[in-house]
């Protein structure tokens, strides 16, 4: 200088107008603060929390499975151990080429991948091929026996198929057996306050000696006429908590190879609920395209012509949208920045 690797972060600023939610203030108007994400997604793991419930054992299920460690867990993460498996640039010799060079092939790193307990506890399966796939049997050669001879049978050997060929054969991502863990449903959980109506419960008052209802401001009258009214409860619609201060962020030092832990300090970071977190201007800044493009550079010294080119101008702006919180995983995802680690080349 090159070429690969892992990883870690950032998701466009900045300002005006005009809207939405929430809080705080104000008699009000108004006004001040705060307002999506790495994934809010998938809903596949594992926790927290609320109920139901008593989970002590057993029987059924299900989950994990190399060895340590981390954590609230975990199918997660670290650190190591075996297994497998690449390739960049280089290199190494080979083929092509007149030649610069060009091809495959091999060597090769930091990585990458793994449901990686047990196959003398059973059971079951081993496609195609092959004579035979765990039961044993004999395609082919030798030798022995025995037969007139085919052949039978004993012993070696080999050859061919195949992922494996008789070897305590593979396969447990077949059932299975060993080990550890696992109740069960989910915020529409779940508490609480609470109309209308109809239902129960219980007290009073009335059934022609008529409560009470329509007519109505009220009286009076007229009609109707067996309920009616109070209360308790249970329940719905509805409101309200639950709800966001947390396994929390940032900074600082300590233990650790590391996941992570601990100890000081400082900070408050959406909380809606059919569901707010928007739209428009500008001006910058980055990136892609596109048009022009210089006293510029290249192909050919000129001219044409086709190429490059600093800059002007337009256009475009990845995935994606909170819903009870968190720890993971997995999928998306425009374009930028930062480190790690290896390798190989050239100087000295």
């Nucleotide at each position: 200088g090159g070429a690969g690797u892992c990883g870690g972060c950032c998701a466009g600023g900045c300002a005006g107008c005009c809207g939405c939610u929430g809080c705080g203030u104000u008699a009000a108007u108004g006004c001040g603060c705060a307002g999506a994400g790495g994934a809010a997604a998938g809903u596949c793991c594992g926790g927290g929390c609320u109920c139901c419930g008593a989970a002590g054992a057993g029987c059924g299920g299900g989950a994990u499975g190399c060895g340590g460690g981390g954590u609230a867990a975990c199918a997660c993460c670290c650190c190591g151990g075996u297994g497998c498996u690449a390739u960049a640039a280089g290199c190494g010799g080979c083929g092509c080429g007149c030649g610069a060079g060009c091809g495959a092939c091999g060597c090769a790193a930091a990585g990458g991948c793994a449901a990686c307990g047990a196959a003398c506890a059973g059971g079951g399966c081993c496609a195609c091929a092959g004579a035979g796939a765990c039961g044993a049997g004999u395609c082919c050669c030798c030798g022995g026996u025995u037969u007139u001879g085919c052949g039978a049978c004993c012993g070696g050997g080999g050859g061919g198929u195949g992922a494996a060929a008789c070897g305590c054969g593979g396969c447990a991502a077949c059932c299975u057996c060993c080990a550890u863990c696992c109740g069960g449903a989910g915020c529409a959980a779940c508490a609480c306050c609470a109309a209308a109506u109809a239902g129960g419960c219980a007290a009073g008052c009335g059934c022609c000696c008529g409560a009470g209802g329509u007519c109505u401001g009220c009286u009076c009258g007229a009609c109707c006429g067996a309920g009616c009214u109070u209360g308790c409860g249970g329940g719905u619609a509805g409101g309200u908590g639950g709800c966001u201060u947390g396994a929390g962020c940032c900074g600082g030092g300590g233990a650790g190879u590391g996941a992570u832990u601990c100890c000081c300090g400082g900070c408050c970071c959406a909380g809606a609920g059919g569901a707010a977190u928007g739209g428009c201007u500008g001006c910058c800044a980055u990136g892609a395209c596109g048009u022009c493009g210089a006293c510029g550079c290249c192909g050919c010294a000129c001219c044409c012509c086709g190429g490059c080119g600093a800059g002007c101008c337009g256009u475009c702006a990845a995935c994606a949208g909170a819903a009870c919180c968190c720890g993971g995983c997995u999928u998306a995802u425009c374009g930028g920045c930062c480190g790690u680690c290896u390798c190989c080349c050239c100087u000295u």

This is a predicted structure of a 348-nucleotide RNA (Bacterial RNase P class A) from a Burkholderiales bacterium. The organism belongs to Burkholderiales, within Bacteria. The prediction has a mean pLDDT of 79. The RNAcentral record of the sequence draws on ENA.